[in-house]
RNA sequence: AAACUUCUUCAGGGCAGGGUGAGGGGAAACCCAAUUCCCGACCGGCGGUGAGAGGCGAAGGCCUCAAGCCCGCGAGCCUCUCUUCGGUGAAGAGGGGUUGAUCCGGUGGAAAUCCGGGGCCGACGGUACAGUCCGGAUGGGAGAAGAAGUUU
Repeated sequence: AAACUUCUUCAGGGCAGGGUGAGGGGAAACCCAAUUCCCGACCGGCGGUGAGAGGCGAAGGCCUCAAGCCCGCGAGCCUCUCUUCGGUGAAGAGGGGUUGAUCCGGUGGAAAUCCGGGGCCGACGGUACAGUCCGGAUGGGAGAAGAAGUUU
């Protein structure tokens, strides 16, 4: 230094402002009423890639940061198998399926990543129709950091 094993810790952000009024209250005048609708505002998990930026070095080169919509992963949802139990369910482990969105211009040898501009996307349940509220979730987790051990 690399691989493997065990353990510990960590591991998601976001409706400013305005309009409408389903519905509710009131004798009435009127009042209340959506982070869900409309205008608009805001947000961007993890690994990889990288023609960008910064730093170090005499140089070869090295280090740090850099994509929501390029490749992949994760949560969610559906499903199957196995194990356990006080068993018609529940818990745990593993497999399969599903799972969103980018164009134009510029530069250039080359742009999916750079620069400029425009656009688009965001599980399930609840509720006035939700990426942003509440809930499952004091959960799970891609993975990150550290420690110990073993092997090379």
Molecule: FMN riboswitch aptamer (RFN element)
Organism: Candidatus Caldatribacterium californiense OP9-cSCG